This is a predicted structure of a 102-nucleotide RNA (c-di-GMP-I riboswitch aptamer) from a Desulfobacterales bacterium. It was read from a public genome assembly, where an Rfam model found it. NCBI's taxonomy places the organism under Bacteria, Pseudomonadati, Thermodesulfobacteriota, Desulfobacteria, Desulfobacterales. Its mean pLDDT, the model's own confidence on a scale to 100, is 79.
RNA sequence: GUAUGAUAAAGCCAAACCAAUCGUAAGAUUGGGACGGAAAGUCACGGGUCUUUUCGACGCUGAGCUUUCUUAAAAUUCGAUAAAGAUAGCCGGAUUGCCAAC
Numbered sequence: 001g002u003a004u005g006a007u008a009a010a011g012c013c014a015a016a017c018c019a020a021u022c023g024u025a026a027g028a029u030u031g032g033g034a035c036g037g038a039a040a041g042u043c044a045c046g047g048g049u050c051u052u053u054u055c056g057a058c059g060c061u062g063a064g065c066u067u068u069c070u071u072a073a074a075a076u077u078c079g080a081u082a083a084a085g086a087u088a089g090c091c092g093g094a095u096u097g098c099c100a101a102c
Stems, first nucleotide, its partner, number of pairs: 001102002004100002012037002017032006035089001041095003045092003048087006054080004061072004
């Protein structure tokens, strides 16, 4: 230095799940715990996904009205060239680094 990563080796991290705490939530932190990981170290820059809010669609149910119109509008669901977040263990990118091999 490498567009090299082995059942090696010094060490490292720790999914699900459980408990506590924080957060409306996604999720986070700490402890336990190991499914895995050669960057599962760090950074939300691009894409994805998720959450909350907002807006829109839908319109349960009312009110007006005499008509297929106006208006208010719950829950759920769906959508968004919107806003604010989460995720680095979804992918890409940036950056730093251990052991070993060559």